About this RNA:
c-di-GMP-I riboswitch aptamer from an uncultured Acidobacteriota bacterium, 76 nucleotides, folded computationally. The model forms 94% of the base pairs in the Rfam consensus. Rfam family: c-di-GMP-I riboswitch aptamer. Its family is annotated with cyclic-di-GMP binding in the Gene Ontology. Rfam describes the family as follows. GEMM was predicted in a large-scale screen for bacterial structured RNA regulatory elements. Its mean pLDDT, the model's own confidence on a scale to 100, is 89. It was read from a public genome assembly, where an Rfam model found it.

[in-house]
RNA sequence: UUUCCGAAUCGGCAAACCCAUUGCGAAGUGGGGACGCAAAGUCAUGGGUCUGAUGGCAGACCGCCAGACUACCGAA
Numbered sequence: 001u002u003u004c005c006g007a008a009u010c011g012g013c014a015a016a017c018c019c020a021u022u023g024c025g026a027a028g029u030g031g032g033g034a035c036g037c038a039a040a041g042u043c044a045u046g047g048g049u050c051u052g053a054u055g056g057c058a059g060a061c062c063g064c065c066a067g068a069c070u071a072c073c074g075a076a
Stems, first nucleotide, its partner, number of pairs: 005074002012037002017032006035063001041069003045066003048061005
């Protein structure tokens, strides 16, 4: 220095719910709020769930599982 790993430290993110707003909808965005998270950062690549249309299509969810890429700290 790198990888694995996850004690400590500086911090970070933000479930449900409420308000506003966008959308046919799933859901998204902003504010409040914290259930939790060591990638709860990014990607729709493979599954999966959901929505609309009615077929074959178009969307949503990465805090469902896996995969890829990137990243703070540094004990055992």